RNA sequence: GGGACUGUAGUUUAGUGGUAAAACGUCGCCCUGUCACGGCGAUGUCCGGGGUUCAAUUCCCCGUAGUCCCG
Numbered sequence: 001g002g003g004a005c006u007g008u009a010g011u012u013u014a015g016u017g018g019u020a021a022a023a024c025g026u027c028g029c030c031c032u033g034u035c036a037c038g039g040c041g042a043u044g045u046c047c048g049g050g051g052u053u054c055a056a057u058u059c060c061c062c063g064u065a066g067u068c069c070c071g
Stems, first nucleotide, its partner, number of pairs: 001070007010024004018054001025043006047063005
């Protein structure tokens, strides 16, 4: 320098155009003599910009970060 793949909550991952989701985590309450376990509730997210569309996490383009391959 060229190519491929990936980027969604604090973490691991679903979600192939129509209200962004689960588990773990965090916080509060209950339970317990205390902690843990358990129960109930809450919290919090689409890498950046642009385009297409009535509507974009999703499709297209550019950028950016990571991983891998070629030279």

Source information
The RNA shown here (transfer RNA) has 71 nucleotides and comes from a Patescibacteria group bacterium. The same sequence occurs in records of 2 taxa. NCBI's taxonomy places the organism under Bacteria, Bacteria candidate phyla. It matches the Rfam family "tRNA". From the family's description: Transfer RNA (tRNA) molecules are approximately 80 nucleotides in length. Rfam classes the family as a transfer RNA. The RNAcentral record of the sequence draws on ENA and MGnify.